Predicted 3D model of a 74-nucleotide RNA (transfer RNA) from Flavobacterium sp. It matches the Rfam family "tRNA". About the family: Transfer RNA (tRNA) molecules are approximately 80 nucleotides in length. It is annotated as a transfer RNA. The prediction has a mean pLDDT of 81. The sequence is in RNAcentral, with records from ENA.

[in-house]
RNA sequence: GAUCUCGUAGCUUAACCAGGUAGAGCAACGUGCUUUUAACACGAAGGUUGCAGGUUCAACUCCUGCCGGGAUCA
Numbered sequence: 001g002a003u004c005u006c007g008u009a010g011c012u013u014a015a016c017c018a019g020g021u022a023g024a025g026c027a028a029c030g031u032g033c034u035u036u037u038a039a040c041a042c043g044a045a046g047g048u049u050g051c052a053g054g055u056u057c058a059a060c061u062c063c064u065g066c067c068g069g070g071a072u073c074a
C1' cells in the first nucleotide's frame, strides 16, 4: 500500500443479510430478607449504536468518506 472483518450501556453481547418503539446477561444503585455482610427476591436506572455526510416518511441496519482494533496478501 491492497483486500476482508469488527466498533452498540461500566463489561460481554443480540437486533443488521430482509430499514419500522435499541433488548439481554453480568456489574453498580435502591428496597426487602439477615444481628451485619454475602447469597437470595423485587425494583428502578444506565445507549448522541466509533465520527461526519447521503438516501428515505422512517437508518444500529442501505450508500460514501474518515478514525480505531484485528486478519491475510504485497
Stems, first nucleotide, its partner, number of pairs: 001073007010026004020057001029043004050066005